[in-house]
Molecule: SAM riboswitch aptamer (S box leader)
Organism: Metabacillus litoralis
RNA sequence: CUUAUCAAGAGAGGCAGAGGGACUGGCCCUAUGACGCCCAGCAACCACUAUGUGUAAUCUAACAUAGAAAGGUGCUAAAUCCUGCAGAACAUAUUUCUGUUCUGACAGAUAAG
Numbered sequence: 001c002u003u004a005u006c007a008a009g010a011g012a013g014g015c016a017g018a019g020g021g022a023c024u025g026g027c028c029c030u031a032u033g034a035c036g037c038c039c040a041g042c043a044a045c046c047a048c049u050a051u052g053u054g055u056a057a058u059c060u061a062a063c064a065u066a067g068a069a070a071g072g073u074g075c076u077a078a079a080u081c082c083u084g085c086a087g088a089a090c091a092u093a094u095u096u097c098u099g100u101u102c103u104g105a106c107a108g109a110u111a112a113g
Base pairs, nucleotide, nucleotide: 001113002112003111004110005109006108011039013038014037015036019029020028021027023084025082026081040076041075042074045072046071048067049066050065051064052063053062080107085104086103087102088101089100090099091098
């Protein structure tokens, strides 16, 4: 940089002791021990297995569906906790603003390349 996903799921365990939820503004979690590490668990992205599509044909690549969880990752407060930019509808208001809902983008996270 590209593609896919991001409202589901997962611990009254052990260690250790003050911060944490990316950033902004909020709002929260936290000595009834946060963050982190270990164990445990969840999930099924890759890898794996089966079947099918596909190719003139065989094999393969690729794709789809299903399965499994020993491997590589990931995850285990709150929707990515909400929000930032743009548009639409509605309400208030009255020409500026504000609020709610929805949609899209941006940013971020994870996987694969």